RNA sequence: GAUUUAUAAAGAAGUGGUGAGAGACUGGCUCCACGACCCACUGGCAACCCUCAGAAAGAGAAGGUGCCAAUUCCUGACCGGAUAAUAGGUGUUAUCUGGAGAUAUAAACU
Numbered sequence: 001g002a003u004u005u006a007u008a009a010a011g012a013a014g015u016g017g018u019g020a021g022a023g024a025c026u027g028g029c030u031c032c033a034c035g036a037c038c039c040a041c042u043g044g045c046a047a048c049c050c051u052c053a054g055a056a057a058g059a060g061a062a063g064g065u066g067c068c069a070a071u072u073c074c075u076g077a078c079c080g081g082a083u084a085a086u087a088g089g090u091g092u093u094a095u096c097u098g099g100a101g102a103u104a105u106a107a108a109c110u
Base pairs, nucleotide, nucleotide: 001110003108004107005106006105007104008103013042014041015040016039017038021031022030023029025076027074028073043068044067045066048064049063050060051059052058072102078099079098080097081096082095083094084093085092086091
C1' cells in the first nucleotide's frame, strides 16, 4: 500500500522550539505573526486491541494504537425521497433529507 469489519453529533491543552502557511482533495467557510500548522515534553480524552469478570450486561486503564478548533468544519461527477418554484411535456432549478462514494482511526489479514 491492498482487502475485510467496526466506528466517526460526545470527549479532552499547557509549556518550550521553530517561523508561514494550515484545516486530505474540490468549492465554501474557518484558523493563523496576540505565532497557527509541525516537533518535543508534560497533562488529558476515549476505550479499538487489552485486563478483570462472564451466559449476557458490565467494570478497569498498567500496556499497544488513536485522539485533544469548528459534526469527518460543511460539501461532493452517483442513486433515491420530500417540499417549493419554473417549464410544458415526463424535465430544470433551489432547499432539506436517506444511501452510496471519499477520508480518518482501530482490529484482522495479505

The RNA shown here (SAM riboswitch aptamer (S box leader)) has 110 nucleotides and comes from uncultured Pedobacter sp. Lineage of the source: Bacteria > Bacteroidota > Sphingobacteriia > Sphingobacteriales > Pedobacter. The coordinates come from a structure-prediction model, not an experiment, and the mean pLDDT is 83. It matches the Rfam family "SAM riboswitch aptamer (S box leader)". From the family's description: The SAM riboswitch is found upstream of a number of genes which code for proteins involved in methionine or cysteine biosynthesis in Gram-positive bacteria.